[in-house]
Context: one part of a larger RNA
């Protein structure tokens, strides 16, 4: 010193983020018990009182309890054993959770709701078989959300989901149909021939059409599904506000409730209350950045190791620390690790330097060695930084990223058969059907047509059936009847009837093919077997196909960048930067391009612009006409800029297509890809009389490699041959591949759950450089100050200093330099808050101030709120200074904030998640080697023969404070109010040092009392229980107690005040000589250390001692120091005394007894005092010691 314990005066949370920790309370009984309430609770509420043991008697069957009378000291006697109350937030509750930093407001929960599921259930596991669900059956089971209870749960279906409907649209596999290309019958045609053309089936390729499900489109429903729930303007007779009105938008515009809230940025919101004082708490308001109704809203009794506030009690949390005990630490004996370690003969200051040096430079300091402590440094140890950035690193998660897949939905097909009814479509056959009006009357259309029909029974009648527009038509029946009937002609009409043929509309029947649906059988399975029921070619399974699809998988998600992100940029052209060859950077300064044009191209000829001057109707500075001069050009040249152009490259007109084909000597630029210029030759042209010009545009932008695909052309290749397919060559087309030399046809996010590799190549802290910003000062003087710039203040401006702000830069450190604030301990600067001295002060009467100069010796408070620094507030005070020191100080403490993992609110996001927004919770390691610092020793050296004692002081350090009151004096001053200088004295606060007489504290065995248990025959004595608890207490140590200190004086001297006095006949305190005064600063004086002060100092005494050893101590970690060692009081013991406690044991007396009294101020009594050798310091041994002689 630490850990764990004990006690504590006065105060009582003043401590602190916070009553953390500790203390209080505690048992039993009696009384008593509020608000609120779900009537159960709350409640052990709160609060008050009592209690033991022993004796005698009574009561009792008996012990106990109880009653009465007594005794005793403190009485739930030790152990065990709630502090309480009030308000709020959240969650109803008991429960569960991150084993190893989070116990919570998170999870769960009963309860509510939605949704799926009819049993071979849904759902789930599984390759299959099978199993769970469940030996359950909708009062059941699965999933999701909310989360007791009470009052409630508003509006929106536009989006996204889910459910349902399904006329229409479109579609996959598949099926059918139909063209086409090629091949193709050793086919056909053509031709004298070569050749050319056509071409069936089949095959093959590809197209179109038809049929063809789910999903989708579409239409509805659905929010206790995912989710969402507005602006602007005006208006009332003070102002304000807006019941009211207007307008825009929406799917609908937030209802009830609550509200600066776990949600409120501004914000410490306003008001009230609580407090001396409140960023806290509660209540209220509503301006809700960004509340809100089962992602539930608002309340709520009870409950909570939850979070916040207040009160009471209590206390060492604190003012302010003290004492004691035990165990460590320290010493000795024995035993005996690890971390760490480039080397070390391991100082300070200033400087330097990869920018913070024990190791470099300079100066200073420094004898050698050790021990115990402290922890400022060794950018200390520990862990290849977790923050940040980078990597064409990783992982996990998400989704309307990309590409895929299991499951699922649907269709086709196989397994897959039979029968029947009905129905639909297509085809065929048969039969029927058909009314405008006119007309004999029911004229389907066209054509033919003069006959057709009839005893094989005409006309007609009865009956039945079918159709029907109700008029009729047709058929059947043989029952009746028994010989004609119909047409042509006439009339009407658009059309003329008999009869025949081919057709149309609709209907019926039959047959064939195909489809749909239903029923039944067979098969399968269950139960029973007599029945009956369910299911049924469906389902299931395989294959093919379409849809769905973060359930699953693999990946992508780029670069530059004064860190990264956000923003911006990326290719091409022009200018400046650019330094007179070319090139030339920046997230330097300015702008353009991703085209246009059949003339805006070619050629030939002609011509001259803009602006200005003069004149002319409206007419004007500017319209149009005419004239003039006309400048290295200001106009125009499609467009940006630059260069160029007047013989024009500009403008006008004529004719035209060279905006040509095939080539290209030779050059320029570029790393390459590639880009640019180009005479000349051949061909065939345009214009021009001709020379000649013309291979687009005055020039420089107007763009995109390769692969892949497409079109055209061709004397190319053609896998045995011939063809074909396919390819090649030339020309052309398809990329905001714009991240523009283009990774792929095809790609977004989260990570605080994170990981790896690297980086001080790159951020956050600190240092460094800088000094914009900041702070301080100076200059100028407009102005303010009644007047007056400068008593005081000082705009607009100008200039310095500092390195405390915010920054800039990115230089050390990413194989780690721990980050805010508080505590503790400081140290320096002065730009001074107080205290000291002084100048100025028309705006100094005094007092109090203002301003300035000198000055850093000392001092510079306690609380409320907040994590705060800061700040505001309360109260003191002489004052409550500003800054530096790694924003001093975490190998010194703390851990409230920030800044991991849990959780919630608001907001953002589809989501994973995110927020210099908020909120509750959340592990702080290190045994000190060196330097440094604080103490304590040893050794050597110097002086001396040696030792002892005493000193000098070079030097170093400490200290230095202030206030109040009284007197002078109620004086000077002042109208008064008020009220001094100078000087003298008395106290106080804070600080420091020493001490224990007093007071207080402690006092672990000094005394006494007491409980439980044990030992003991009883008594006495003793043991254990925190020293068992309790009441006291000497010495010692201590503060809350006592005493003392900063006195006085000198020197030098700052600001400043002066004397004499010239330069400069005056004046002048003198960056003139000379002479004075003058401050808490400096120095001496005071206190402490001090000759290792290497120039190592001085004095006195003595001549044998010193160490070891022993007894001890007020000395002490070890070491040391001090006393003593028989010639002795050093310690112990003993005796006496003091002190403390409080009347011992035993005996006697007394009482029924517990007990009481006497003996007895008794007995006992640690570290106190004195005396006394009884014991131990005995005896003896050992080591060292120098000069002289």
């Nucleotide at each position: 010193u630490c850990a764990c314990g004990g006690c504590g005066a006065a105060g009582g949370a003043a401590c602190u983020c916070g009553g953390c920790a500790a203390a209080u309370u505690g048992c039993u009984c009696u009384c008593g018990u509020a608000c609120c309430u779900u009537c159960g609770g709350u409640a052990g509420a709160a609060g008050a009182g009592a209690g033991a043991u022993c004796u005698u008697u009574c009561u009792u069957u008996g012990u106990a309890c109880g009653a009465a009378a007594g005794a005793u000291g403190a009485c739930a006697c030790a152990u065990a054993u709630g502090g309480a109350g009030g308000g709020g937030a959240c969650g109803a509750c008991u429960g569960c959770u991150u084993c190893u930093u989070a116990a919570a407001a998170g999870c769960a929960c009963a309860a509510g709701a939605c949704u799926c599921u009819g049993c071979a259930a849904a759902a789930u596991c599984a390759a299959c078989a099978g199993a769970u669900g469940a030996u359950g059956u909708a009062u059941a089971g699965g999933g999701u959300c909310u989360g007791a209870c009470a009052u409630c749960u508003g509006c929106c279906c536009g989006g996204u989901g889910c459910u349902g409907g399904u006329a229409a649209c479109g579609u996959a596999a598949a099926a059918g149909g139909u063209g086409u290309g090629u091949u193709g019958c050793c086919u056909c045609a053509u031709u004298c021939a070569a050749u050319u053309g056509a071409g069936a089936a089949g095959a093959u390729a590809g197209g179109c059409c038809u049929u063809g499900a789910a999903u989708g489109u579409u239409c509805a429903g659905u929010a206790a599904a995912c989710g969402g729930c507005g602006g602007c303007c005006g208006u009332a007779a003070c102002c304000u506000u807006a019941a009211c009105g207007g307008u825009c938008c929406u799917a609908a515009g937030g209802u009830a409730g609550c509200a600066a809230a776990a949600u409120u940025c501004c914000u410490u919101g306003g008001c009230a209350u609580u407090u001396u004082a409140u960023u806290g708490g509660u209540g209220u308001c509503c301006u809700g950045c960004a509340u809100g109704a089962g992602u539930g809203a608002u309340g709520u009794a009870a409950c909570g190791a939850u979070c916040c506030c207040c009160u009471u009690g209590c206390u060492g949390u604190c003012u302010c620390c003290g004492c004691c005990g035990u165990g460590a630490g320290c010493u000795u004996a024995g035993c005996g690790a690890a971390u760490u370690u480039g080397c070390a003969g391991u100082u300070u200051c200033c400087g330097u330097g990869a920018a913070g040096a024990u190791g470099c430079g300079g100066a200073a300091g420094a004898c050698u060695u050790u021990u115990a402590c402290a922890u400022a440094g060794a950018c200390g140890a520990g862990a290849a930084g977790a923050c940040c950035c980078c990597g064409u690193g990783g992982a996990u998660c998400u989704u309307u990223a990309c590409u895929u897949u299991u499951c699922g939905c649907a269709u086709a097909u196989a397994u897959u058969g039979a029968a029947g009814c009905a129905u639909c479509c297509u085809c065929g056959c048969u039969g029927g059907u058909g009314a405008a009006g006119a007309g004999c009357a029911a004229a389907g259309g066209u054509g033919g047509g003069a006959g057709c029909u009839u005893a094989u029974g005409a006309c007609u009648u009865c009956g039945u059936c079918u159709c029907g527009u109700c008029a009729g038509a047709g058929a059947c029946u043989u029952a009746a009847a028994g010989a004609g009937g119909c047409a042509c002609u006439c009339c009407u009409g658009a059309a003329a009837g008999a009869c025949c043929a081919c057709c149309c509309u609709c209907c019926a029947g039959c047959g064939a093919g195909g489809g749909u649906u239903c029923u039944u059988c067979u098969u399968c399975a269950u139960u029973c077997u007599u029945c009956g029921g369910a299911a049924a070619a469906c389902a299931g399974u395989g294959u093919a196909u379409g849809c769905u699809a973060g359930a699953a998988a693999g990946u992508u998600u780029g670069a530059c960048u004064g860190g990264g992100g956000c923003g911006g940029u990326g290719g091409c052209c022009u200018c400046c930067u650019a330094c007179a060859g070319a090139u030339g950077a920046a997230c330097g300064g300015a702008g353009g391009c991703g085209u246009a044009c059949g003339a805006a191209g070619g050629u030939a000829a002609g011509u001259u612009c803009g602006g200005c001057u003069u004149g002319g109707u409206u007419g004007g500075a500017c319209a149009c006409c005419a004239a003039g001069a006309g400048u290295u050009c200001g106009u125009g040249g499609a467009g940006a800029a630059u260069g160029c152009c007047a013989u024009a490259u500009g403008c006008u007109u004529g004719c035209u297509u060279g905006a040509c084909u095939g080539u290209g000597a030779g050059a320029c630029c570029g790393g390459c890809g590639g880009g640019u210029c180009g005479a000349a030759c051949a061909g065939g042209g345009a214009c021009g009389a001709a020379a000649g010009u013309c291979g687009g545009u005055c020039a420089u932008a107007c763009u995109g490699a390769u692969c892949c695909g497409a079109g055209a052309u061709u004397g190319c290749c053609g896998u045995g041959u011939g063809g074909a397919a396919g390819g090649a060559a030339u020309c052309u087309c398809g990329c905001u591949c714009a991240a523009c030399g283009g990774a792929u046809c095809a790609a977004a996010g989260a990570u605080a759950c994170c990981c790896c590799g690297g980086g001080g190549a790159u951020a956050a802290c600190a240092g460094g450089c800088u000094g914009a910003u900041g702070a301080u000062c100076u200059c100028c003087u407009a102005g303010a100050g009644u007047c007056c710039a400068u008593a005081u203040c000082g705009a607009c401006g100008a200039g310095a200093u500092c390195g405390u702000u915010u920054g800039g830069c990115a230089c050390c450190u990413c194989g780690a330099u721990g980050u805010c604030g508080a505590c503790u301990g400081a140290u320096c600067g002065c730009a001074u808050c107080c205290u000291u001295g002084u100048g100025g002060u028309u705006g100094g009467a005094g007092a109090a101030g203002c301003u300035a100069c000198a000055a850093a010796g000392g001092g510079u408070u306690u609380g409320g709120c907040u994590g705060u620094u800061c700040g505001c507030c309360a109260a003191u005070g002489a004052a409550a200074g500003c800054g530096g020191u790694a924003c001093c100080u975490g190998a010194g403490u703390u851990g409230g904030g920030u800044u991991u993992a849990g959780a919630a609110c608001g907001u953002c996001g589809u989501g994973a998640g995110a927020c210099a927004g908020u909120u509750c919770g959340g592990u702080u390691u290190c045994u000190a080697u060196c330097u440094u610092g604080u103490a304590a020793a040893a050794g050597a050296g110097a002086c001396u023969u040696a030792a002892a004692c005493a000193u000098u002081g070079a030097g170093a350090a400490a200290g230095c404070a202030u206030c109040a009151c009284u007197c002078u004096a109620g004086u000077a001053c002042g109208a008064g109010a008020g009220g001094a200088c100078c000087g003298a004295g008395u106290g106080a606060u804070a600080u420091a040092u020493c001490c224990c007489u007093c007071u207080g504290g402690u006092u672990u065995c000094c005394c006494a009392g007491a409980u439980a248990u044990c030992c003991u025959c009883c008594a006495a004595a003793g043991a254990u229980a925190u020293g068992u608890c309790u009441g006291g207490a000497c010495a010692g140590c201590u503060a809350c107690g006592g005493a003392u200190a900063g006195a006085u004086a000198g020197g030098a001297g700052a600001a400043c005040c002066a004397u004499u006095g010239a330069a400069a006949g005056c004046a002048u305190c003198u960056g003139a000589a000379a002479u004075g005064g003058g401050a808490a600063a400096c120095u001496u004086c005071u206190u402490u250390c001090a000759a290792u002060a290497c120039c190592a100092g001085u004095g006195u005494u003595u001549u044998a001692u010193c160490c070891u050893c022993g007894u001890a101590g007020a000395a002490c970690a070890a070491c040391u120091c001090u006393a003593c060692g028989u010639g002795a009081a050093u310690a112990g013991g003993c005796u006496u005394c003091a002190u403390g406690u409080g009347u011992a044991c035993g005996u006697u007396u007394u009482g029924u007894a517990a007990g009481a009294a006497a003996u007895u101020a008794a007995g006992c009594u640690g570290u106190g005092a004195a005396g006394u050798a009884c014991u131990a310091a005995c005896g003896g041994u050992g080591g060292g010691u120098a000069u002289g002689g």
Model confidence (mean pLDDT): 80 of 100. The part of an RNA shown here (large-subunit ribosomal RNA, half B) has 1189 nucleotides and comes from Prasinococcus sp. CCMP1194. A source record names the gene rnl. Rfam family: Bacterial large subunit ribosomal RNA.